[in-house]
Molecule: Archaeal signal recognition particle RNA
Organism: Candidatus Woesearchaeota archaeon
């Protein structure tokens, strides 16, 4: 100097990443990935920290000068992102169709026992008038009922006063009546109307009824052309905007695997060999 065996110590390992949160980092939360491989306690108005932020407190196992750390390349699980595309939804616009009008073609339910068109009118609405029906409350005529007591009259019995005659209060009953109720006669009034009537006005685009005039086409359906309208509705159509979706591409992070480079460390004691 190098090596072997034993012991010791510093030290190392017992996971990492993405999302969320945060001014930011770590943890508790969610997801994902890897290992033979830790345990207990507390922690979202939260616990510990500040770019050397890759947790705090307490304990354990293994390795032990073993290793730790950093940069780059390749592959890659998985995540993030609405940048481009796709898809979905909503809104707007364009265009087209439906709907409306005109013309043309085809067809023909029907049609001189009158197609179709024009005009008047009823039906409808408003007001008014006549009657009917009906509702309401009021006054009034006749009848009936009608007061435990606090209404009237008469008041048996009984009660009170009295020697008695007699007097007094008075229940029930009977009669009358008030309020009230039922019924009825008449009066004037206020409404309503699936009815009726008069007049005036409005409406008469559709359906239905009546009348007048003209007198041969024609409702509907299919197709074509043109127009009107942007009110409505529809669209495997086009387009614009917004939102969603991680489906495709892009961007980005990236467990893990493998390769290469750099930095730090490679110590102490005992015995033996060289």
């Nucleotide at each position: 100097u190098g090596g072997a065996a034993g012991g010791c110590u510093a030290g190392g390992u017992c996971g990492g990443a993405g999302g969320g949160u945060u001014a930011g980092c770590c943890g508790u939360c969610c997801u994902u990935u890897g290992u033979c491989g830790c345990u207990g306690c507390a922690a979202a108005c939260c616990g510990g920290c500040u770019u050397c932020a890759c947790g705090g407190c307490a304990g354990g196992a293994c390795c032990g000068a073993a290793g730790c750390u950093u940069c780059g390349a390749u592959g890659a699980a998985g995540g993030u992102u609405a940048c481009a595309g796709g898809c979905u939804g909503c809104a707007g616009g364009a265009c087209a169709g439906c709907c409306c009008c005109u013309u043309c073609u085809u067809u023909a339910c029907c049609g001189a026992u009158g197609a179709g068109a024009u005009c008047c009118u009823g039906u409808c609405c408003u007001g008014u008038c006549u009657g009917g029906c009906u509702u309401c409350a009021g006054c009034u005529u006749g009848g009936g009922a009608g007061a435990a007591u606090c209404a009237c009259g008469u008041c048996a019995g009984g009660c009170c006063a009295g020697g008695a005659a007699u007097g007094g209060a008075g229940c029930a009953g009977c009669g009358u009546u008030a309020a009230u109720c039922c019924u009825u006669u008449g009066c004037a009034g206020a409404g309503g109307u699936g009815c009726u009537u008069u007049c005036a006005g409005g409406g008469u685009u559709u359906c239905c009824g009546g009348g007048a005039u003209c007198g041969a086409g024609a409702a509907g359906a299919a197709g074509a052309a043109g127009g009107a309208u942007c009110a409505g509705u529809u669209g495997c159509u086009c387009u614009u905007g917004c939102a969603g979706u991680g489906c495709u591409g892009g961007a980005u992070c990236g467990a893990c695997a493998c390769c290469g480079g750099g930095g730090c460390g490679u110590g102490c004691c005992u015995u033996c060999c060289u």